[in-house]
Context: one part of a larger RNA
RNA sequence: CACCUGCACGCUCGUGGCGUUGGCUUGCGAGCUUUCCAUCCGACCCCUCUUGAAACACGGACCAAAGAGUCUAACAUAUGUUCGAGUCGGCGGGUUUGGAAACCCGCGAGGCGCAAGGAAGUUGACUGGCAAGAGCCCCUCUUUGGGGUGCACCGCCGAUCGACCCUGAUCUUCUGUGAAGGGUUCGAGUGCUAGCACACCUGCUGGGACCUGAAAGAUGGUGAACUAUGCCUGAGCAGGGCGAAGCUAGAGGAAACUCUGAUGGAGGCCUGCAGCGAUACUGACGUGCAAAUCAUUUGUCUGACUUGGGUAUAGGGGCGAAAGGCUAAUCGAACCGUCUAGUAGUUGGUUUCCUCCGAAGUUUCCCUCAGGAUAGCUGGAGUUCACGCGUGAGUUUUAUCGGGUAAAGCAAAUGAUUAGAGGCAUCGGGGGUGUAACACCCUUGACCUAUUCUUAAACUUUAAAUAGGCAAGGCGGCGUGGUUGCUCCGUUAAGCCGCGCCACGAAAUCGCGAGUUCCAAGUGGGCCAUUUUUGGUAAGCAGAACUGGGGAUGCGGGAUGAACCGAAAGUCGAGUUACGGUGCCAAAUUGCGCGCUAACCCAGAUCCUACAAAGGGUGUUGGUUGAUUAAGACAGCAUGACGGUGGUCAUGGAAGUCGAAAUCCACUAAGGAGUGUGUAACAACUCACCUGCCGAAUCAACUAGCCCCGAAAAUGGAUGGCGCUGAAGCGCACAACCUAUACUCGGCCGUCGGGGCAAGUGUCAGGCUCCGAUGAGUAGGAGGACGUAGGGGUUGUUGCGAAACCUUGGGCACGAGCCUGGGUGGACUGGCCCUUGGUGCAGAUCUUGGU
Numbered sequence: 001c002a003c004c005u006g007c008a009c010g011c012u013c014g015u016g017g018c019g020u021u022g023g024c025u026u027g028c029g030a031g032c033u034u035u036c037c038a039u040c041c042g043a044c045c046c047c048u049c050u051u052g053a054a055a056c057a058c059g060g061a062c063c064a065a066a067g068a069g070u071c072u073a074a075c076a077u078a079u080g081u082u083c084g085a086g087u088c089g090g091c092g093g094g095u096u097u098g099g100a101a102a103c104c105c106g107c108g109a110g111g112c113g114c115a116a117g118g119a120a121g122u123u124g125a126c127u128g129g130c131a132a133g134a135g136c137c138c139c140u141c142u143u144u145g146g147g148g149u150g151c152a153c154c155g156c157c158g159a160u161c162g163a164c165c166c167u168g169a170u171c172u173u174c175u176g177u178g179a180a181g182g183g184u185u186c187g188a189g190u191g192c193u194a195g196c197a198c199a200c201c202u203g204c205u206g207g208g209a210c211c212u213g214a215a216a217g218a219u220g221g222u223g224a225a226c227u228a229u230g231c232c233u234g235a236g237c238a239g240g241g242c243g244a245a246g247c248u249a250g251a252g253g254a255a256a257c258u259c260u261g262a263u264g265g266a267g268g269c270c271u272g273c274a275g276c277g278a279u280a281c282u283g284a285c286g287u288g289c290a291a292a293u294c295a296u297u298u299g300u301c302u303g304a305c306u307u308g309g310g311u312a313u314a315g316g317g318g319c320g321a322a323a324g325g326c327u328a329a330u331c332g333a334a335c336c337g338u339c340u341a342g343u344a345g346u347u348g349g350u351u352u353c354c355u356c357c358g359a360a361g362u363u364u365c366c367c368u369c370a371g372g373a374u375a376g377c378u379g380g381a382g383u384u385c386a387c388g389c390g391u392g393a394g395u396u397u398u399a400u401c402g403g404g405u406a407a408a409g410c411a412a413a414u415g416a417u418u419a420g421a422g423g424c425a426u427c428g429g430g431g432g433u434g435u436a437a438c439a440c441c442c443u444u445g446a447c448c449u450a451u452u453c454u455u456a457a458a459c460u461u462u463a464a465a466u467a468g469g470c471a472a473g474g475c476g477g478c479g480u481g482g483u484u485g486c487u488c489c490g491u492u493a494a495g496c497c498g499c500g501c502c503a504c505g506a507a508a509u510c511g512c513g514a515g516u517u518c519c520a521a522g523u524g525g526g527c528c529a530u531u532u533u534u535g536g537u538a539a540g541c542a543g544a545a546c547u548g549g550g551g552a553u554g555c556g557g558g559a560u561g562a563a564c565c566g567a568a569a570g571u572c573g574a575g576u577u578a579c580g581g582u583g584c585c586a587a588a589u590u591g592c593g594c595g596c597u598a599a600c601c602c603a604g605a606u607c608c609u610a611c612a613a614a615g616g617g618u619g620u621u622g623g624u625u626g627a628u629u630a631a632g633a634c635a636g637c638a639u640g641a642c643g644g645u646g647g648u649c650a651u652g653g654a655a656g657u658c659g660a661a662a663u664c665c666a667c668u669a670a671g672g673a674g675u676g677u678g679u680a681a682c683a684a685c686u687c688a689c690c691u692g693c694c695g696a697a698u699c700a701a702c703u704a705g706c707c708c709c710g711a712a713a714a715u716g717g718a719u720g721g722c723g724c725u726g727a728a729g730c731g732c733a734c735a736a737c738c739u740a741u742a743c744u745c746g747g748c749c750g751u752c753g754g755g756g757c758a759a760g761u762g763u764c765a766g767g768c769u770c771c772g773a774u775g776a777g778u779a780g781g782a783g784g785a786c787g788u789a790g791g792g793g794u795u796g797u798u799g800c801g802a803a804a805c806c807u808u809g810g811g812c813a814c815g816a817g818c819c820u821g822g823g824u825g826g827a828c829u830g831g832c833c834c835u836u837g838g839u840g841c842a843g844a845u846c847u848u849g850g851u
Base pairs, nucleotide, nucleotide: 001006045060046059048057061851062850063849064848065847069350071207072206073205075203076202079199080198081197083195086112087111088110090107091106092105093104094103095102116123117122128157129156130155135149136148137147138146139145159190160189161187162186163185164183165182166181171176210349211348213346217339218338219337220336221335222334228313229312230311231310232309233308234307235306236305239271240270241269242267246263248261249260250259251258252257275300276299277298280296283294284293315331317327318326319325352785353784354783355782356781357780362375364373365372366371376523377522378520379519380518381517382516383515384514385513390512391511392510393509395508396507397472398471400469401468407462408460409459414456415455416454419451421449422448423447426446427445428444429443430442431441432440433439476502477501478500479499480498481497482496483495484494527549528548529547531545532544533543534542535541555566556565557564570748571747572746573745574744575743576742580738581737582736583722584721585720589735591734593732594731595730596729604724615709616708617707619706620705621704622703623702624701625700626699627698628697636693637692638691640689643665644664648660649659672687676685677684749775750774751773752772753771754770755769756768757767786840788837789836790835791834792833793832794831795830796829804824805823806822807821809820810819811818812817
């Protein structure tokens, strides 16, 4: 527009497809990290003293809390800050809110410093020179040059102050004064000054002095309820036996008196109960009934008896029938307090982390040997030069010194020492001739001569190798002049001061730093190996030297292992090796080649190293030397092996063969006057020797490899085990392979050294970035961090849940540790910058509590 249908546009809603993005869920695969579990491989428990500990060395059941280098005074070095020839709160005052702190002002007493020397009286210091020298300035071909000025430090010389030793002019009261001058003497001096105060690190010393621990010492008290002894006053002590004196009766006697029987009841008398003690069983018990008891046995039991109470004696004192006994479970000096946190060269312990460096067990001295001081080794802080010039060296070379070890020598000295030889004279012994002889002869020593054998830490003519000193240039070389003291007749030589000349810069190799000052720790038990070496029979013994190791150090190998072999280490990855290995345990050749070895008490099998010898073997394999052999060896089998002659002597007998001396001849192919067996003696057999058969190698001595014998020990047993035999053994080679934290390369971390970057930009110059080297460590040193408690400043969290505790959660840091999630909890508390310390535990037979 339009009636519917329909068309166009807009809005809204829904849906589908495609694309993109996000979320959720899930599958598969890969990588990294962490926790737990499991397997394999490796792997002994910490601390401590020690040369050395897993130790059959000590401490250690477990947990929580407590627990040990502090403070102060003085000193030393370093560092920082203020002022500076001064410095300093020492005193007083002011401000103030206070009898405070803090701030300010004044004074200049005092401390230290600015002047030293001397016992003291006292005296009392003016910019010097040379060498070297950073820096600065000038010139120039800015060259690796020349010149000037020269800080600090260091060395030498001179001067100066005081002391000391001389010298001694002048003046003088004759005693002093003491100028000029000199000195190998002394000083904690001067020489254009450096200090004072405060803070802090480290260290020494005195203090309790890092903590814990004695045996002791001193002083003042308390104890005799136990026990010792005395005194005073009380109590107690069956039964039995022996039977003193006295008394009595009888008898005898001259008497003295004696005897007998009663009575009597003495006694440090007997037996024995109570009591008091305590011998034996070495009984019971022995976390007991008991910090001394029980049972049986046993001593004594009228007396030096037992016992109650009172009283006396007190610690270097008492008491003691005496044992060093007792003195309150204590006695060769009680107990309690104090000095006292006594002292200990001694034992034990000594608390978070990371990084860098990193020892010593030796010298000298000490009433020194379990310790100190001193030097050495080590760390830290510096400082002066140097940037490729010089400088240096656990090295070499050249030159030059000193030496007396190894070796050598002993026919060289000294000492020791063997053997002969030759000897004139001399000395000694023995013998012969001889009367004897300093007569002769023989012999043996000493001795002499020429030789010979052996030898020396305290012998040596000779004489190494190693090791050691010095030098290899400008601080030099050459020439020349002057001067000084010594020696002095003179001259050299030496020192010092000048002048002139000399540049191929003065051996090799290597490093890049070298010199120098101050302070300080630890150590001052040592041990092992190769080589040298002393004592010792020897030792895993004791003592030395050089070097290297372990100590202080892990890793691979040696099965195991402080020290042997290899090799030293941040943390990852890849590759390659060392020592050592490659049958299996167990990564890697049952590889290749040549020899040897057979081992029934018990073949052998890898430095240190975990043993074996003299001697022997006809086991086997090599070698050396000398022989035999084709003219026939060796071995085997076989023939002969005879005659003079029964040789001579000796013998009871000796015929080849008990024995002695000698040992010829003949025939032969060969046969001994005989190699053995044998006989009383013969005989007989055999051997040497010869020959035949045979037909090719054989024999002897020595030597060395493996193997065997020699070769016996106590729990069962060790090439590491299994096992191995043309090895998986032994010897010699050659390849391949395995493997360490070693080597090479790379990433990251730390440390050290060097270079670059002040320009803008979000930030850190204490930053960023690049390069190189390097990384073990006990005692010890240094640096940087973590944690804890309090205080100051600043800034935060928190009833919407602080601290604290629990936690198979997550994350950061190399680490000490930190942040965060969850849970419990119910009111405080964190970060950063300073500051203070009663600041960090596994150990101390630690303390207290708990299990």

A computed fold for an 851-nucleotide part of an RNA from Taxus chinensis, annotated as large-subunit ribosomal RNA, domain II. Rfam family: Eukaryotic large subunit ribosomal RNA. Clan: LSU clan. The literature on the family includes a 2001 paper in Science by Yusupov et al., "Crystal structure of the ribosome at 5.5 A resolution". The prediction has a mean pLDDT of 80.